[in-house]
This is a predicted structure of a 1509-nucleotide RNA (small-subunit ribosomal RNA) from an uncultured bacterium.
RNA sequence: AGUUUGAUCCUGGCUCAGGACGAACGCUGGCGGCGUGCCUAAUGCAUGCAAGUCGAGCGGGCUACGAUCUUCGGAUUGUAGCUUAGCGGCGAACGGGUGAGUAACACGUAGGUAAUCUACCCUUCAGAGGAGGACAACCUCAGGAAACUGAGGCUAAACCUUCAUACGUUCACUGGUAGGGAUACUGGUGAAGAAAGAGUUACCUUAAAGGUAGCUGCUGAAGGAUGAGCUUGCGGCCCAUCAGGUAGUUGGUGGGAUAAAAGCCUACCAAGCCAACGAUCUGUAGCUGGUCUGAGAGGAUGAUCAGCCACACUGGGACUGAGACACGGCCCAGACUCCUACGGGAGGCAGCAGUGGGGAAUUUUGGACAAUGGGCGAAAGCCUGAUCCAGCCAUUCCGCGUGCAGGAUGAAGGCCCUCGGGUUGUAAACUGCUUUUGUACAGAACGAAAAAGCUCCGGCUAAUACCUGGAGUCCAUGACGGUACUGUAAGAAUAAGCACCGGCUAACUACGUGCCAGUAGCCGCGGUAAUACGUAGGGGGCAAGCGUUGUUCGGAUUCACUGGGCGUAAAGCGUGUGUAGGCGGUUUGGCAAGUCCGGCGUGAAAUCUCCACUGCUUAACAGGGAGACGCCGUUGGAAACUGCCAGGCUAGAGGGUGGGAGAGGAAAGUGGAAUUCCAGGUGUAGCGGUGGAAUGCGCAGAUAUCUGGAAGAACACCAGUGGCGAAGGCGGCUUUCUGGACCACUCCUGACGCUGAGACACGAAAGCCAGGGGAGCAAACGGGAUUAGAUACCCCGGUAGUCCUGGCUGUAAACGGUGAGCACUAGGUGUGGGAGGUAUCGACCCCUUCCGUGCCGCAGCUAACGCAAUAAGUGCUCCGCCUGGGGAGUACGGCCGCAAGGUUGAAACUCAAAGGAAUUGACGGGAGCCCGCACAAGCGGUGGAGCAUGUGGCUUAAUUCGAUGAUACGCGAGAAACCUUACCCAGGCUUGAACUGCAGGGUAAUCUCCUGGAAACAGGAGGUCCUUCGGGGACCCUGUAGAGGUGCUGCAUGGCUGUCGUCAGCUCGUGUCGUGAGAUGUUGGAUUAAGUUCCGCAACGAGCGCAACCCUUGUCCUUAGUUGCCAGCACGUAAUGGUGGGAACUCUAAGGAGACCGCCGGUGACAAACCGGAGGAAGGUGGGGAUGACGUCAAGUCAUCAUGGCCCUUACGGCCAGGGCUACACACGUACUACAAUGGUGGGGACAGAGGGCUGCAAACUCGCGAGAGUAAGCCAAUCCCAGAAACCCCAUCUCAGUCCGGAUUGGAGUCUGCAACUCGACUCCAUGAAGUCGGAAUCGCUAGUAAUCGCAGAUCAGCACUGCUGCGGUGAAUACGUUCCCGGGCCUUGUACACACCGCCCGUCACACCAUGGGAGUUUGUUGCACCAGAAGCAGGUAGCUUAACCUUCGGGAGGGCGCUUGCCACGGUGUGGCCGAUGACUGGGGUGAAGUCGUAACAAGGUAACC
Repeated sequence: AGUUUGAUCCUGGCUCAGGACGAACGCUGGCGGCGUGCCUAAUGCAUGCAAGUCGAGCGGGCUACGAUCUUCGGAUUGUAGCUUAGCGGCGAACGGGUGAGUAACACGUAGGUAAUCUACCCUUCAGAGGAGGACAACCUCAGGAAACUGAGGCUAAACCUUCAUACGUUCACUGGUAGGGAUACUGGUGAAGAAAGAGUUACCUUAAAGGUAGCUGCUGAAGGAUGAGCUUGCGGCCCAUCAGGUAGUUGGUGGGAUAAAAGCCUACCAAGCCAACGAUCUGUAGCUGGUCUGAGAGGAUGAUCAGCCACACUGGGACUGAGACACGGCCCAGACUCCUACGGGAGGCAGCAGUGGGGAAUUUUGGACAAUGGGCGAAAGCCUGAUCCAGCCAUUCCGCGUGCAGGAUGAAGGCCCUCGGGUUGUAAACUGCUUUUGUACAGAACGAAAAAGCUCCGGCUAAUACCUGGAGUCCAUGACGGUACUGUAAGAAUAAGCACCGGCUAACUACGUGCCAGUAGCCGCGGUAAUACGUAGGGGGCAAGCGUUGUUCGGAUUCACUGGGCGUAAAGCGUGUGUAGGCGGUUUGGCAAGUCCGGCGUGAAAUCUCCACUGCUUAACAGGGAGACGCCGUUGGAAACUGCCAGGCUAGAGGGUGGGAGAGGAAAGUGGAAUUCCAGGUGUAGCGGUGGAAUGCGCAGAUAUCUGGAAGAACACCAGUGGCGAAGGCGGCUUUCUGGACCACUCCUGACGCUGAGACACGAAAGCCAGGGGAGCAAACGGGAUUAGAUACCCCGGUAGUCCUGGCUGUAAACGGUGAGCACUAGGUGUGGGAGGUAUCGACCCCUUCCGUGCCGCAGCUAACGCAAUAAGUGCUCCGCCUGGGGAGUACGGCCGCAAGGUUGAAACUCAAAGGAAUUGACGGGAGCCCGCACAAGCGGUGGAGCAUGUGGCUUAAUUCGAUGAUACGCGAGAAACCUUACCCAGGCUUGAACUGCAGGGUAAUCUCCUGGAAACAGGAGGUCCUUCGGGGACCCUGUAGAGGUGCUGCAUGGCUGUCGUCAGCUCGUGUCGUGAGAUGUUGGAUUAAGUUCCGCAACGAGCGCAACCCUUGUCCUUAGUUGCCAGCACGUAAUGGUGGGAACUCUAAGGAGACCGCCGGUGACAAACCGGAGGAAGGUGGGGAUGACGUCAAGUCAUCAUGGCCCUUACGGCCAGGGCUACACACGUACUACAAUGGUGGGGACAGAGGGCUGCAAACUCGCGAGAGUAAGCCAAUCCCAGAAACCCCAUCUCAGUCCGGAUUGGAGUCUGCAACUCGACUCCAUGAAGUCGGAAUCGCUAGUAAUCGCAGAUCAGCACUGCUGCGGUGAAUACGUUCCCGGGCCUUGUACACACCGCCCGUCACACCAUGGGAGUUUGUUGCACCAGAAGCAGGUAGCUUAACCUUCGGGAGGGCGCUUGCCACGGUGUGGCCGAUGACUGGGGUGAAGUCGUAACAAGGUAACC
C1' cells in the first nucleotide's frame, strides 16, 4: 500500500513492494578478475594415489672398482654407491574429512589446579662403571589353494636383562619456619631407583686397536616453552497433554585405582540428594567467532574461513605409546561385499579424484612439490590429493563490451486510424570516424632467495680442520605458463536477451477467443466490443542476464523490553481466605550486595566500521593502521536511591471504650390468609376452558355456598434504582447462638501492610445417592385442539422434581459483560445509616461531616457508543487473561466425579475474511401522525349464456414479429380480400426496385402493339429530344467503389414511452457539528390538497417540484354585427328573418371585469390558518384540461426513426402469382347483446352539441318492401349537404311464458365497393329462432352534472366499425357513520445478522462426491524400562595342570614369566512383561468443502411462542 462496508471509523488477519542465499527450474548467453560448488543416502563402493623416513643405530644382500689368498669352483677384505624386505629409532595421536551422536562442563566466557601430566625444543646441574641374554632377517624341514603359519638352527645393535654408583628425585620416620588450613620452604636418618664407553667427522697413533676434539644421541634431575587432563561461576532450544526423580543414589570412614581431585571403584555406616528459579522423561540440535536482516532492540541462521567438540561400516575391548582406547593399527561380535581347491581367508573413500544409488540439485579418475607448511634425516634429500595451481559450471560478487558522430522524401515494411493522418523514428539506408573485446603475429614479467658452493673477516680450538657469526660473490631451482602485461595488423567487423504493461506498480492499443481456452501474489479477470486469456504493434523495467519456485529477516507496534491490549471488537478466574513470590510509610546510624565513577586484565585471528592509507589500469579482492566487540574478572573509591543490620516514630493497619442500623448466617418454636383434599348441610344442571372449541368434571348430585377437619408449601399489604452479605444470595413472627460493616472519642500496639501462582473454602438452578415428605406447580408421558404436517406454541390431566435431613456435583448472560488495593482530579440533585452545629418551647425545614446507594453533568478519556470521585480520567503495586474466522471448548492424554459430566486443552484441514461502533437507506405479522373510491356506505358491472375482439395453447408449408403481475392481452394495428406483409410454396433477377461517384460503351429512352406465360419476365415489331453543330440533357449496357437487409444484440445506445405518481417530495451554496460516512437546513409546535404557510430553532439562503402564469367552462361589461339573431317599425308568404331595416336579446370572437379568506363573528398563541355568516353567477386550488421533480424497474421499443458492433452478399438482398396472418378439442382478458313489464312491439309527437364534405357531402324527385339505383339543385361551408338524434312524451297492444323476451345459427334471394368478395367484406329482404329466466369462489368502476343510461360525430378508409378508439351532447341518481381492518403512499421514531435491500438473509437433518481427522477387534516397525538367561574378545583377581634364556642356588631347585583352567565385569544375542512414538485396519463417529438436490423454517423485525446462557 491492497483487501471486510452501499458508504464510514475502528479492531483484525491475509497479501504485496525491500534485502539475502552453498540454491534449483525456464528462456537466453560476448569477455575478464576474485570467490564458491552433495544442503539429500553418517547410503554402497571398482581403480589409482592420500605416511613415511633414517645405511650418520644393526645384521644381511646387491652393483662397480680394487687388494690379498686360492684346491681356480671361489674365499677374505677395502673403497664408493644402492638397498624392495628384516631388527631398531622417530613419526604414524599432526595434517585432511564428516556432523551421525550429543541438551552435555559439549560449547562460549571468566576463573581454579596448593589435585596433574607433557615426546620432540630451549636453559641449567649431575652422569654414562661392569656383566650377560635373546629374537628376526638368513638356512633347513613341514603344513596350506591362498592368506599365512609351525618346528629346528645361526646372528648384530641405540634390542633385552642384571650388578655398581646417586647431585637431584621419590617414599618412610623425625625436627624447625610460614600459613586459618590443604600445604610450602629448610634440616636429620634410612630405603628405592639410571644410562648407548654408542654413531659420525677431523686429526694423532696403531699390528689389531686406541687416543683427542667437535657434533649428534643417551641417563638422573630442576626450570621454561608448548600441548593436554580435571574442575567451578555465569550464558544460550521446544513441550507441564513429561510432576515428581534418584539405591552408588547423597554424604562419611577405611581400602583400591588414576598423571591427577572425586562414588571413579569397593566394604561398612548414615538417609540423604535434585525439583515449580522446571528436576525427570520425550522431541529437536554439533557449539562458537560469525552470517543474513533490522533505525535499533531483536529475529533467523551456524556453507565456505577460523577455534573447540564428537565420529571413522555398526557395537564392545584393550594393547603400544609422552600422547589413542587410535579414519588409511590390533582383537572379538554383527551386517554387508569379495576370493576360495569349501577346509578357510580378505575388506572398510564421513582423505583426493572417480562410480552406482538417492535427489530439484553440486565439478577433473588433472599438474606440481616451484612457493607456504608438515614427517624423517647431520645433510643432500625422500614423502606429502596438506598446499599451490590448472580444468568444469553465468553459481555469487565486481568490471568491460556489443560501437560513435552526422543523416528527413520523416523511405519501404509493420501496427493503429475519426481515412485527415499518427507511430515505429535519426531508428534504418547512406556518409565519416574509432578499434575496447575478439582474431593473427611478435615481445615478455613479479612470484626466488634462502639453503648448498666459493672468497674475505672474526669466534671456538693445539689446529690453517670441523662448527659457527658477518660481508661479498657466483651458480642452480617455476607446476601455473609463453600466463598477466606490451606492441603491430585488418576490420563495424565477433557479441541482446528476459519478464512485465487492470489496481497495488513504471508502462495501451488492435485482432482472436466467448465462464471455453486460459490467468492469478492479493483484490480478482473470461458468459461477443477483455488495456487482466492468446497473438501482434507499441511502451515502461532490468540487462549477460531476466523471470519463476523455495527458505529467511523486514514491513508486522501482528508476542509490544524499546513498543499493544482486556465495558461492547479476542481478552477480568463465579467469589473469598491465604502459602511461596512480587511490591511496600516516616526517621537516625552502620554495611556496601544492587547502583555509580576511575584503573588494570581479558574479549584469538579473520569478519564489521573508519582512513583525502597501500597493492592489482578501476572495482570486487588483498595488505597496513585505528576503532568496535554492550559481557566477564580484578582493584580503588562514592553512599543519594533500593537492599541488609540496629534503634526510634505514628499519618498505613489493628486493638480498646461508647453507640445505633440491617430480608447477614445457623438452630428451635409458632401464626394467619389462600389452594387442594375429606366429612356433613343447602341446592340444581351445568361447570371448566379457549381466538373459537374439544378432551375433562357433573343427576352415583358437580360448579356455587355454609360448617368442621387434614396436609404440605409459600409468606399479600409494609416494599422503596430501600437494607445486609465476598459472591451465590437473603423477606410472616418469637427466642437462642453467631459473623461483618458504620459512627463518635483518640486510650493502646508500632509497619504488624497490599496483592496473591499453587492450595483451601463457599458457590443459583438443574442433576445424582440414601431416608422422609408431597398441597400447589410441573420436564417426561397421555388426551383434546391448531396445522399441509405439529413429536410445538393453546387447553385438560399428570410422574420425576420442586420441600426436609445427610452426602455428592462445581457449573450459569455466576453480568456492572468493568480483578483487588491506595492516592489525586469541577459541580448539582435524590435516598439509607450515624455524628455535630446554629436557632427554637420543640430540629420538621437549615448548615457541616463520615460511610453506603442512585441520577445529571465539566475537564479528561474513548473507534464510537459512552464513562465521568461507585471512572472506562491521572498515577503506583500485584494477580488473571488475549493474539484472524471456522475446525473446537472438540479429539487424545492427565486430574476430579457414583453417573451425568467438569477441568486442563491441541492438530490436520479450510476461508479472506470473521468482528465492534456508528451512518444512510430499505424492510417489520414495531409504535405514532396523515392521505387516496384504499376500506366502509351506496349505484352499476365482470366471473355463468351467445357473439365480437385480443392473448395463450394446439395445429400448419406458413399460421410473420413484438408486448407477458400491477405497468401484456378491443396493446403496436386510427381499417390484413390483392396491396399492406415482414411469413410459406412456386417461378424468375444479380451493381440489382431506389442512392452517389468514377471509367468505358451505346443511341436512343419513355411509349404503343404482337407472341408465350399465373405474373414477374422473355422474344419480336413500330416510332421518336434540344442545339450557337463544338456539344448538352435524359436514359440504357458493361466494369468498379459500393447498394440493400422488418437479419441478431433494447443486456452496447440515442430518442420516445409506461409505472411508482400530480405522490410531495428531491437537492445545492455558505456556515456550524462530527475523526469520518454524514448530520443540520428538510427535525419540533400548529396548519394545508401541498416541504402550503406561520411560529420556534446553528442555521441563513437558493434551485427542481407544489401553487400561480396557459387553454376550456360558469356571470357581467365593452367592441364588432355575416352566413348568425329578430324585441320594436314596415313589407310579404299557405308557412318560414323570406325582405326592408335594426344592433336591443341569443349567439359568434376579440378585449376586459370578477374571487382575494377581501368583509363580519368565533376558535387559535395578537400567527399561519380553520369554522360559520353576509354579499355574490361563482367561496375557500369554483369544475375540467394541459403541465409529470431527483430517481426506480439493465421496465418497453434495433419492426416508426436514428445508431455502435456482429452477420448475409447469384442471397438473410430484390421482383412476381397463389396461399397464410381469418385455422380450432381448449383456457384467459376486454367489450357488446340479452335474459325482459322502469320492458317489447306498432302509430303519433318534441328537444342537442360537436364534427365532416370536391376522386367530396349530396337535397328534392322517380323506382325498389329494403340495402340501394337512376337523375340532379345547392355547397370549397355560422349560408348547402351528411341529418328526421335517441332515450323522452302521448295513444294502442302484449300480461310473466323460453314469451310479441332474446337474437345466435342456418337456408334462400339480393345490394354496394373493388381487377377480384371461394378461402376472407359490409349491408338488405324472406325464412329459421341456439344458449340465456340475473350468474360459484372471486373480482372491477364510480363521490356530481359524477355513476348509470341514451343516441350523434370523426379519424383510419375503394369497401369493411353506431360491439374498438377519440370526441359530443341528452336524461340524470344514491351514499360517505367513520379510519378498526385490506391495498398503495407520505412524515417522524424504533429494531435489524437486510444493502441484488423481506421476492432479503439464513439454520439443521438427509442424499451424492472429495479431503483431512478421532475411535476401532487387532496386525506391525522403531525405541525404551524391569526381571532373568547367556557370555566372545579383553582387563583384573585366583591357580591344582603344562612350560620357561638372563637372576639366586646347597644344583635338588627357587624367584619371576608364559600357556592353560577358573572367578568377576561386560558387547552381541535370547526369553518374559510393561511404557512411548509411528504405520496399517473390517467397521464406525463427527468435521470441512462442493452445481440451481430433498425436507422443513430455527435465527435476524415483537422474525410472527422475544432472544440467549
Background:
It matches the Rfam family "Bacterial small subunit ribosomal RNA". Gene Ontology terms of the family: structural constituent of ribosome and ribosome.